[in-house]
RNA sequence: AGGUUCCGAGCUGGAGAGAGGCGAGCCCCCGUGGCCGCCCACCGAAGGGGCAAGCGGUCUUUAUCGCCAAUCUCUCAGGUAAAGCGGACAGCAAGGGCAAG
Numbered sequence: 001a002g003g004u005u006c007c008g009a010g011c012u013g014g015a016g017a018g019a020g021g022c023g024a025g026c027c028c029c030c031g032u033g034g035c036c037g038c039c040c041a042c043c044g045a046a047g048g049g050g051c052a053a054g055c056g057g058u059c060u061u062u063a064u065c066g067c068c069a070a071u072c073u074c075u076c077a078g079g080u081a082a083a084g085c086g087g088a089c090a091g092c093a094a095g096g097g098c099a100a101g
Base pairs, nucleotide, nucleotide: 003098004097006096007095010092011091012090013089018040020039021038022037023036025035026034027033028031041080042079043078047076048074049073050072054067055066056065057064058063
């Protein structure tokens, strides 16, 4: 001075789905309010679970066991007016790692 399917502070963008019902509950600014609990419906893009190929073990074979991806799938967690928060992922990127010179 460059390379790189690696990490990456930070910046930008960033979806879905009930302003659901109930309560001798709690709070206040007393409201179409917030919180909490229960019930029903729904969403997938924090996190978490599941598996195909493949790899490996046992076995003559069939088979069976283990490891194992996603934006697929489940919906445990989370979420479901706007705003806010969160947000997979995408782009940019200080800096770092790695490889060769």